Predicted 3D model of a 72-nucleotide RNA (transfer RNA) from a bacterium. The sequence was found in a public genome assembly. Its mean pLDDT, the model's own confidence on a scale to 100, is 82. Its Rfam family is "tRNA". The family's RNA type in Rfam is transfer RNA.
RNA sequence: UCCCCGGUGGCGCAACGGUAGCGCGGCGAGCUGUUAACUCGAAGGCUGUAGGUUCGAAUCCUACCCGGGGAG
Repeated sequence: UCCCCGGUGGCGCAACGGUAGCGCGGCGAGCUGUUAACUCGAAGGCUGUAGGUUCGAAUCCUACCCGGGGAG
């Protein structure tokens, strides 16, 4: 310098153009002699950044940033 993959709540992952969901964790409650387990509930992210396309973008296009792999 070039090529490929990835970047989405605290963590691990979905969502394949139509108001971003699940698990774990944390919080509150129930249950229990207590803890754990179990059950219920609420909270928490505008999707790496900036543009573009579109009626509409996490999703498509471009550049850049970060991480991983490869070529020279």